Notes:
This is a predicted structure of a 95-nucleotide RNA (Glycine riboswitch aptamer) from Homoserinimonas aerilata. Taxonomically the source falls in Homoserinimonas (Bacteria, Bacillati, Actinomycetota, Microbacteriaceae).
RNA sequence: GUACACGAUGCGGGAGAGUCCGGGGCAUCCGCCGCCGGCACCGAAGGAGCAAGCCUCUCCGCAAAUCUCUCAGGUUCCCGUACCGCAUCGCCCAG
Numbered sequence: 001g002u003a004c005a006c007g008a009u010g011c012g013g014g015a016g017a018g019u020c021c022g023g024g025g026c027a028u029c030c031g032c033c034g035c036c037g038g039c040a041c042c043g044a045a046g047g048a049g050c051a052a053g054c055c056u057c058u059c060c061g062c063a064a065a066u067c068u069c070u071c072a073g074g075u076u077c078c079c080g081u082a083c084c085g086c087a088u089c090g091c092c093c094a095g
Stems, first nucleotide, its partner, number of pairs: 006090008018039001020038004024033003040075003046071001047069003053062002
């Protein structure tokens, strides 16, 4: 003292699955609702679980995910979402 990497922030992109049924409220009808209940469904906030492998005499333990579960969350629109790109700041510090 720089890059990679890591963290935060901002911008952009960003899927899936009933606005299904009943109730309640609004409303002349059409229809609408951040509400309640039931069943069904989705998985890319979060969470949980496991393989190969490593260690060990053995047991135990460590061990990833967009895989699995669906606790949470979500299934009109909006918001948000893992992940990707860019920028800024911080941090680490190889060469």